[in-house]
Context: one part of a larger RNA
Molecule: large-subunit ribosomal RNA, domain VI
Organism: Candidatus Tanganyikabacteria bacterium
RNA sequence: CGAAGGAAACGUGCGGAGAUUUGUCCCUAGUACGAGAGGAUUGGGACGGACGUACCCCUGGUGUUCCAGUUGUCGCGCUAGCGGCAGCGCUGGGUAGCUAUGUACGGAUUGGAUAAACGCUGAAAGCAUAUAAGCGUGAAGCCGACUCCAAGAUGACGUUUCCCCAUCAGGCUCCUGGCAGAUGACCAGGUUGAUAGGCCCGCGGUGCACGCGCAGUGAUGCGCUUAGCUCACGGGUACUAAUAGGCCGAUCGA
Numbered sequence: 001c002g003a004a005g006g007a008a009a010c011g012u013g014c015g016g017a018g019a020u021u022u023g024u025c026c027c028u029a030g031u032a033c034g035a036g037a038g039g040a041u042u043g044g045g046a047c048g049g050a051c052g053u054a055c056c057c058c059u060g061g062u063g064u065u066c067c068a069g070u071u072g073u074c075g076c077g078c079u080a081g082c083g084g085c086a087g088c089g090c091u092g093g094g095u096a097g098c099u100a101u102g103u104a105c106g107g108a109u110u111g112g113a114u115a116a117a118c119g120c121u122g123a124a125a126g127c128a129u130a131u132a133a134g135c136g137u138g139a140a141g142c143c144g145a146c147u148c149c150a151a152g153a154u155g156a157c158g159u160u161u162c163c164c165c166a167u168c169a170g171g172c173u174c175c176u177g178g179c180a181g182a183u184g185a186c187c188a189g190g191u192u193g194a195u196a197g198g199c200c201c202g203c204g205g206u207g208c209a210c211g212c213g214c215a216g217u218g219a220u221g222c223g224c225u226u227a228g229c230u231c232a233c234g235g236g237u238a239c240u241a242a243u244a245g246g247c248c249g250a251u252c253g254a
Stems, first nucleotide, its partner, number of pairs: 001152001005163007015149004021049007033038001051106005059100004066093005071086006110144003117137004164253001170248004174190005195241003198237005204230003211224005
């Protein structure tokens, strides 16, 4: 831009893409078969490998925005306490998120047409013959069934509801943001508000702060103290910012 008025929501599915893998063991059964050795068809069940999809409850990884310990040096006048730099200085842990080696699930079942193959009826050819006419059975394969996309399917589909000279359906811009995302887009919101930040409470993390007191010559230990600090997590709360505005849009549809 189109889909012959403009919108919102929900659908149909032309067509397309994906998946459709395989092993071992047990029972049937040491049965059928076989002199024996050996050893099934079939049906049922269990557990795996690889692959794929999703996820982070568990096990782990990462987590340079969290906590603690610690070395050297410099600074804050000194002590104490902190801060800078040294690969995040090094070390021990770690929330959210992301993640696999972790977890869950999947390839189940079934219909149609067939291949090889096996048949029915049956002539040419009084017989025979699965084939010449006709009709069947039959595969991990083919087409469906399963999952996803899908009306630019220009053959442009369908259903419901709403709007029409303004008390204006709806949308865009702008702004606050997102587990959405390169940007567009999508989604949640814009004061009739919990969208983000702040603040409060909590979960989780770290592991018992500073200071003071007590004990010890001291290093240090103990008590106040399961403290103090705490990012991305959960809930609450209008304190801050989403203010105010602007634009498109319909004339009953050639």